Background:
The part of an RNA shown here (large-subunit ribosomal RNA, domain I) has 574 nucleotides and comes from a Deltaproteobacteria bacterium. Its mean pLDDT, the model's own confidence on a scale to 100, is 81. It was read from a public genome assembly. NCBI's taxonomy places the organism under Bacteria, Pseudomonadati, Myxococcota, Myxococcia.

Context: one part of a larger RNA
RNA sequence: GGCAUACAGUGGAUGCCUUGGCGCGAGAAGGCGAUGAAGGACGUGGCUAGCUGCGUUAAGCUUCGGGGAGCCGCUAAGCAGGCUUUGAUCCGGAGAUUUCCGAAUGGGGCAACCUGGUCCUGGUAAUUCGGGAUCAUCCGCCGUUGAAUACAUAGAUGGCGGAAGCGAACGGGGGGAAGUGAAACAUCUCAGUACCCCCAGGAAGAGAAAUCAAAUAGAGAUUCCCUGAGUAGUGGCGAGCGAAAGGGGAAGAGCCCAAACCGAUGAAAGUAAUUUCAUCGGGGUUGUGGGGCUGCUUUAGGGUGUAGCCCGGGAAGUUACCAAAUCAGGUCAUAUCUGAAGGCUCUUGGAAAGGACAACCAAAGAGGGUGAUAGUCCCGUAAGAUAAAUGACGCUGAUCUUUCUGAAAGCAGUUCCCGAGUACCGCGGGACACGUGAAAUCCCGCGGGAAGCCGGGAGGACCAUCUCCCAAGGCUAAAUACUCACUCGCGACCGAUAGUGAACUAGUACCGUGAGGGAAAGGUGAAAAGAACCCCAGUGAGGGGAGUGAAAUAGUACCUGAAACUGUGUGCCU
Numbered sequence: 001g002g003c004a005u006a007c008a009g010u011g012g013a014u015g016c017c018u019u020g021g022c023g024c025g026a027g028a029a030g031g032c033g034a035u036g037a038a039g040g041a042c043g044u045g046g047c048u049a050g051c052u053g054c055g056u057u058a059a060g061c062u063u064c065g066g067g068g069a070g071c072c073g074c075u076a077a078g079c080a081g082g083c084u085u086u087g088a089u090c091c092g093g094a095g096a097u098u099u100c101c102g103a104a105u106g107g108g109g110c111a112a113c114c115u116g117g118u119c120c121u122g123g124u125a126a127u128u129c130g131g132g133a134u135c136a137u138c139c140g141c142c143g144u145u146g147a148a149u150a151c152a153u154a155g156a157u158g159g160c161g162g163a164a165g166c167g168a169a170c171g172g173g174g175g176g177a178a179g180u181g182a183a184a185c186a187u188c189u190c191a192g193u194a195c196c197c198c199c200a201g202g203a204a205g206a207g208a209a210a211u212c213a214a215a216u217a218g219a220g221a222u223u224c225c226c227u228g229a230g231u232a233g234u235g236g237c238g239a240g241c242g243a244a245a246g247g248g249g250a251a252g253a254g255c256c257c258a259a260a261c262c263g264a265u266g267a268a269a270g271u272a273a274u275u276u277c278a279u280c281g282g283g284g285u286u287g288u289g290g291g292g293c294u295g296c297u298u299u300a301g302g303g304u305g306u307a308g309c310c311c312g313g314g315a316a317g318u319u320a321c322c323a324a325a326u327c328a329g330g331u332c333a334u335a336u337c338u339g340a341a342g343g344c345u346c347u348u349g350g351a352a353a354g355g356a357c358a359a360c361c362a363a364a365g366a367g368g369g370u371g372a373u374a375g376u377c378c379c380g381u382a383a384g385a386u387a388a389a390u391g392a393c394g395c396u397g398a399u400c401u402u403u404c405u406g407a408a409a410g411c412a413g414u415u416c417c418c419g420a421g422u423a424c425c426g427c428g429g430g431a432c433a434c435g436u437g438a439a440a441u442c443c444c445g446c447g448g449g450a451a452g453c454c455g456g457g458a459g460g461a462c463c464a465u466c467u468c469c470c471a472a473g474g475c476u477a478a479a480u481a482c483u484c485a486c487u488c489g490c491g492a493c494c495g496a497u498a499g500u501g502a503a504c505u506a507g508u509a510c511c512g513u514g515a516g517g518g519a520a521a522g523g524u525g526a527a528a529a530g531a532a533c534c535c536c537a538g539u540g541a542g543g544g545g546a547g548u549g550a551a552a553u554a555g556u557a558c559c560u561g562a563a564a565c566u567g568u569g570u571g572c573c574u
Base pairs, nucleotide, nucleotide: 001573002572003571004570005569006568007567008566009565015559016523017522020494021493022491023490024489025488026487027486029483030482031166032165039101040100041099042055043054044053046079047078049075050074051073061095062094063093064092065091066090070083071082072081106115107114108113116135117134118133119132120131121130122129137163138162139161140160141159142158143157144156145155170201171199172198173197174196175195181188185236211219212218223250224249225248226247227246233241234240254475255474256473257419261282262281263280264279265278266277267276268275269274287453289418290417291416292414293413294412295411296410297409298408299407301311302310303309304308312405313404314403315402316401317400325399326398327397328396329395330393331392332391333390334389336385337384338383343357345356346355347354359376360375361365367379368378369377424448425447426446427445428444429443430442431441434460455470456469457468458467459466510517511516530558533545534544535543536542
C1' cells in the first nucleotide's frame, strides 16, 4: 500500500408523517371608492426584534346578542402588574376612533414631505405658536351677474347632482402581429390568436322575422348543449379551414316608439282668417297587410242635462311591457345550542384504544384527537333547535301605485300614413365555413341614387312563376360564460429536489440604476421530564460520570440514518 472483515466518523438518501399546496363540485357573493378605496409609510405593548391586530381612544373604545371560567395574540419562555360569576378573555351584529401617503382633490413635491387662503376658536408681553372646518378639475341641471356690441352671447359666480381610481377571470367594441405549418416560400396557415386601447355587468352580448323553408308540406324571437358532420362546401383544390337547415333537449315572454289624425301651449309670418315650426298630451304599432279620417250598423255600468265629478267594476305590480315606495309574515346568512351508548376484570406493554372476557347505542360504525389500532374517553357525527342587531330573497299578504272601464267589433268609402341620401348600383375593401369565384347575404370608404302598398325585400348570379316576409327606430327575464375573495365537501392528486416561487420571518433574504429576477430552509420526546450534582477544560468549545426517559447511537448539530468519502482494530498478501 492492497484486499477482506468488524466497529466508528462524515453525509442526509430512503421509509414514515403533515401544519401546506393542487384539482373538482355545491352554495353564497359578484364589487370597493370623494362618507377618501385598493395598496402602503410611520407609529402603537410596562419591558418588544419580527409577524398579527390596531390608529394619538392605537394587540384596542361603546353597545346589543352568544358563551360560561378562566384571561392579558404568535415566535416565546420570563420579570413586573392587572382583569374576571356585578360574567372577563373569546365569537358574532351595529357603531365610535381611524396619523400621513395614495384617484389624492387648497398649492407644490424627489409618495408617506413642504407650504398657503377664508371662517370659527385657544394661547403669548410680542413677532408669533396651535386646534377645527373649508378651498382641485370636468360634466349635467338650475339661478345670479355680465364684455367688445343695442338685444344677446362668451365670460364670471353660486346651488344641487354626478364622474374620477382600484379589481382574478368571464363580456362587448376599436386596433392587431410573428415564431410556426405548408417538410423551402409569396396566396394560405398560425389567427382575428397573443398583445395594446375603450367600455360595461353580475353576467355581457343577442333577441320578437324585410326569418327559415318548401314545392303545394310546414315551422314560428334570441341564447346554450347533443346531433346533423369532419358531412355540404371551401382550399397554391396544397397545408389546411369547415358550415347550415332539420331532429333531440335546457329555458321560455313578449313589447314600446316614429308617422297619418285630434288637441293644448309657445314662437315666427301676415291687417286678419290662417299657415309653418317647436314642445307636450291623446291616437297608433301591423303583413290572412295594418293604421288614420269620414259614413253606416251592432254591442257595451249607474247617478246628474253635456262636460266634469261621484259611486261601482276589471287588471297588473315596479327585469321589458308605465312608475315611486312602505310594512308585516316566511325563508336564508352573519355567533351558537341539544345531541345515544363501556367496563369491575385478565393479559402484553413505558403507555391500551391491541389481545381475552362478557355488555350497550345506533336516524349517530363520517372524520379527528387522546402515551400503539376507541361507535360507547374528548371534539364531533345522525337528527333537531336558535338571533337583540344587520343584510339578502325569483316567497306570501297588506298598504300603496299604475292602468282599463265611451270604447269594442263589422261593413263601405278615402292615392292620408307606415322609419331616404335609406335600399340598391359602380369601384375599392372587410365579414360570412365560402381565398372573386356563377357569389347570393351582411358591413365599411368614394361616387351615383329609387319605389313608396296597384309598394318593397328574400328564397346563393340573373329572369319568370310561386312561396315567405315588411328593412332603413328602440326595450326585453331565463336557459349560457367566469371565479379574485367567502363557506362546505370530495380526490385511483403531491407528500418537503414533490406539491404553489413560498408547509418555516416568502415575493422574504439576496441580486440588479431600473424594468425585473428570486432562493435555501419541515420532524427530540407521550410529556421538557431539555440533563440537579461531580470531574477534565481557557469562568471555553467539547467530553466523561450521575440523573430523566420505554429508548439519550431520541441530548435541542436531536425520528429513521443508505452511498460516495475518512478513520481505528484484526486477518491475509506485497